[in-house]
């Protein structure tokens, strides 16, 4: 230096529900909150899943636009250091 990694250390983030604002909506932002997370840091202009709006149609399939990174795979960057 790199890899790996914990019944460790310093800390970090913030589910749900509540309040305010934005959005047709999924949902997002902020406040406080605290289920969990070893990447729950970043990326949807890498792939899929799920969800929303519109078109379509008896229905379904399908198409377009969006949301979700705390749905999964994947990519990039980073803290600590017992074996």
């Nucleotide at each position: 230096a790199a890899a790996c990694c914990a019944u460790a250390u310093u800390g970090c983030c913030a589910c749900a529900g509540c309040c305010g604002c934005c959005g047709c909506g999924a949902g997002g932002c902020g406040g406080g909150g605290u289920c969990g997370g070893a990447a729950a840091g970043c990326c949807u202009a890498c792939g899929g899943g799920u969800c929303u709006g519109g078109c379509g149609g008896g229905a379904a399939a399908g198409c377009c636009a969006g949301a979700u990174g705390g749905c999964c795979g994947g990519g990039c960057c980073g803290c600590c250091u017992c074996c």